[in-house]
């Protein structure tokens, strides 16, 4: 110094609600709020998962379908504070 690994200590982030705004929705962003998180920092490459405007099917009710979404599902990449067994 590096890795595994998480005692301490200095901190970080912010679920659900909730006001506003955008969006067909899913769901974003931004105050307020803290369930919880040692990568709950990034990243959509694989699975998964949520919606279905359009668009097809149907007589209708409905249904199929991501070009949308989910990083706080999962695995993978990327890069990080601190330093006690």
């Nucleotide at each position: 110094a590096a890795u595994a690994c998480g005692a301490a200590a200095g901190g970080g982030c912010a679920a659900a609600g909730u006001c506003a705004c955008c969006g067909a929705a899913a769901g974003g962003c931004g105050g307020c709020g803290a369930c919880g998180c040692a990568a709950a920092a990034c990243c959509a490459u694989g699975g998964g998962u949520c919606u279905a405007c359009a668009g097809c099917c149907g007589a209708a009710a409905g249904g199929c379908c991501a070009g949308g979404a989910c990083a706080g599902c999962c695995a993978g990449g990327u890069u990080g504070c601190c330093g006690a067994a």